[in-house]
């Protein structure tokens, strides 16, 4: 140089052309306790950029980036 595959929360991942985008773990508060780091209860945080199709894109196409693997 080709080729393939991932990029969604702080971290490991779910997920779908339509709804408020979810889980575990962290965290932040709140109760409860002699004390919380147990246990409950709440809570804030996200679709890698740019285009393109669509009535609608996080999803489906392209191009870039970043990361991993093969091939030469």
């Nucleotide at each position: 140089g080709c080729c393939c595959c991932c990029u969604u929360a702080g971290c490991u991942c779910a997920g779908u052309g339509g709804a408020u985008a979810g889980a575990g773990c962290g965290c932040c508060g709140g109760u409860c306790u002699c004390c919380g780091g147990a246990a409950c209860c709440g809570g804030a945080a996200g679709c890698g950029c740019a285009g393109g199709u669509u009535c609608g894109a996080u999803u489906c196409c392209u191009g870039c980036a970043g990361g991993g693997g093969g091939c030469g």
Molecule: transfer RNA
Organism: Candidatus Lernaella stagnicola